[in-house]
RNA sequence: AGCCGUCCGGGCGAACGCGUCGGUCUGCAGGGCAGGGGCCGCCGAGGAAAGUCCGGGCACCACAGGGCAGGGUGCCGGCCAACGGCCGGUCGGGGUGACCCGCAGGAAAGUGCCACAGAGAACAGACCGCCGAACGGCGCCGCGAGGCGUGCGUGGCAAGGGUGAAACGGUGCGGUAAGAGCGCACCGCGCCUCCGGUGACGGAGGUGGCAAGGCAAACCCCACCUGGUGCAAGAGCAAAUAGGGAGGCGUCUCGCCGCAAGGCGAGUGUCGGGCGGCCCGCCCUAGCCUCCGGGUACGGCUCGCUAGAGGCGCGCGGCAACGCGCGUCCGAGAGGAAUGUUCGCCGCCGCCGGAUUUCCGGCGGAGACAAGACCCGGCUUACAGGACGGCU
RNA sequence: AGGCCCGUAGCUCAGUGGUAGAGCAUCACCUUGACACGGUGGGGGUCGUCGGUUCGAUACCGACCGGGCCUACCA
Numbered sequence: 001a002g003c004c005g006u007c008c009g010g011g012c013g014a015a016c017g018c019g020u021c022g023g024u025c026u027g028c029a030g031g032g033c034a035g036g037g038g039c040c041g042c043c044g045a046g047g048a049a050a051g052u053c054c055g056g057g058c059a060c061c062a063c064a065g066g067g068c069a070g071g072g073u074g075c076c077g078g079c080c081a082a083c084g085g086c087c088g089g090u091c092g093g094g095g096u097g098a099c100c101c102g103c104a105g106g107a108a109a110g111u112g113c114c115a116c117a118g119a120g121a122a123c124a125g126a127c128c129g130c131c132g133a134a135c136g137g138c139g140c141c142g143c144g145a146g147g148c149g150u151g152c153g154u155g156g157c158a159a160g161g162g163u164g165a166a167a168c169g170g171u172g173c174g175g176u177a178a179g180a181g182c183g184c185a186c187c188g189c190g191c192c193u194c195c196g197g198u199g200a201c202g203g204a205g206g207u208g209g210c211a212a213g214g215c216a217a218a219c220c221c222c223a224c225c226u227g228g229u230g231c232a233a234g235a236g237c238a239a240a241u242a243g244g245g246a247g248g249c250g251u252c253u254c255g256c257c258g259c260a261a262g263g264c265g266a267g268u269g270u271c272g273g274g275c276g277g278c279c280c281g282c283c284c285u286a287g288c289c290u291c292c293g294g295g296u297a298c299g300g301c302u303c304g305c306u307a308g309a310g311g312c313g314c315g316c317g318g319c320a321a322c323g324c325g326c327g328u329c330c331g332a333g334a335g336g337a338a339u340g341u342u343c344g345c346c347g348c349c350g351c352c353g354g355a356u357u358u359c360c361g362g363c364g365g366a367g368a369c370a371a372g373a374c375c376c377g378g379c380u381u382a383c384a385g386g387a388c389g390g391c392u
Numbered sequence: 393a394g395g396c397c398c399g400u401a402g403c404u405c406a407g408u409g410g411u412a413g414a415g416c417a418u419c420a421c422c423u424u425g426a427c428a429c430g431g432u433g434g435g436g437g438u439c440g441u442c443g444g445u446u447c448g449a450u451a452c453c454g455a456c457c458g459g460g461c462c463u464a465c466c467a
Base pairs, nucleotide, nucleotide: 001392002391003390004389005388006387007386008385010346011345012344013343014342015341016340018044019043021041022040023039024038025037026036046369050380051379053378054377055376056375057374058230059229060228061227065280066279067278068277070226071225072224073223074222075089076088077087078086079085090104091102092101093100094099105221106220110219111218112215113214114213127161128160129157130156131155134154135153136152137150138149139148140147141146169187170186171185172184173183174182188210189208190207191206192205193204194203195202196201234303235302236301237300244292245291246290247289248288249287252267253266254265255264256263257262272284273283274282275281294466295465296464310329311328312327313326314325315324316323317322348365349364350363351362352361353360354359393463394462395461396460397459398458399457402416403415404414405413410447418434419433420432421431422430440456441455442454443453444452
C1' cells in the first nucleotide's frame, strides 16, 4: 500500500413522558362483563426488524391422489426442515500476489436470429490481389515438330489487403505456375484406449486431417424439483339490518301421499352444477356464483400469538458448512400500532495546560442506517464510527 | 402486514433484440389591419437508476428507486 474473515454498533444510573400486561381504587345506566379515569409494579425493537427476492413451519381450500400444461433450478460432491442458501472441490476468466468473479447442462435433436458494413454470414464467397499450369486468341522466332512472350478470352487460387463482433483451425517449414491439411512438426479440436479420482475432471499414448462459427438471461431438448392461497390464513363466541334487489348457470328419473303448492322414499351420475388452469378422478340434490345496496357489537371479543429447526458456553466427530452430547439463559406480542426528551458519571474524537511515555485536569464535539405486527432459515440493499485475527 | 401492476418527449400512449415514433402541446414562417382557425417546417428523450447476457438492450436477467391498485366481518 492492499486482500480476507469475525464482531460491536455505546455502558451504568436518575427524572419526566408513552405502551402492553398484572394488582388496586373509582365514576356512569338496577346488577354483571367489556370499555373509561387515578395510583403502584414488571417489561418494552434490529443487524439489518427493510426490500418481499427465495425457502420452510403453520392454517384453510369438497380426497389434496395421478397425468398434462405452467413455473423453477442447472459443473461435481456434501450440509440443511427446505432453498435459487452455505461448505469443499473442478473448469474458465481477472490480478505481480494475498485473493476475487462466474444463471458454468446440451449449438454433431430440431426451429429461429446474426442489423450496418462487406465479394461473401453458414456446408459461403472473389472487390483489390496472386498465377500463367491447361484450352483458345494475338505477337515474335523456327524449314518443321514446336518454343518464347503477352495477360486478351475461357480459367486456376485464397497467401496478402480490405469489411465486420464473428470470414469455415493457428504458427513455421516444405511444396507449387500461384496456392491450399496438399505433406510434415508443434499447438488447438474431435474420437479411441489406459491410468488417477465417488464425481465434475485431470494425465499419458494412439488416431483423424478439420468435418463441428456464435446466441439457449431466443424457442426448445435433457435431468431434477414443484398443488393453490396466505395469520386480512383460520377456529370459537356473538350484535344489528331493507335478513333487500338485479343478472348468470342449474333445479334429472321412478314410486307413494296431497285438489294444489309441496313432502317422503329409492335410483342414475350420460347430459347439469361445483372442486387450483385442463383431463382422469371426486363431490352435490337445490342451490351456487357475480354485481349493486344495507348493517357493524369500540369497524366487536377470545384463541391462533410466540419457548423456538432459539441464544450462549464447553466437549467430541468432520478440512469446512454442519452434526451429536452436556450445562445454562430467555426479557414486545398490540387498535393501523408504544421506545422519546433531559441530566450525571464512564467510554470515543479534537484542542489546550501540567508531568519523564503510561497519566491527570479543563473546554468543545460526534453518535449513522433505520424501527416489530404469525414465526423461523437465507439472499440482497442501507449504514457514522470502531475492535480483533489471518495473509500478500 | 400480505398480494398485484406500472414507469418511453411537457401530457396521453405505440414500439418485444438492429440508428426511438404518433396525437395534443410548444417554436418559427405563410395567411390577417390584429387575433383565432388553417397550411408548411423545426426543436425537444440519461427510454426511472445501476450491474449483467449479447457483436448490439427501451425490450432479456438481477438488484435498487418512485408511483398506483386490491385484501375486515355479518347478512

This is a predicted complex of two RNAs, RNase P RNA and transfer RNA, with 467 nucleotides together. The coordinates come from a structure-prediction model, not an experiment, and the mean pLDDT is 76. It holds a member of the Rfam family "Bacterial RNase P class A". The family's RNA type in Rfam is ribozyme. Rfam links the family to the GO terms ribonuclease P activity, dimeric ribonuclease P complex and tRNA processing.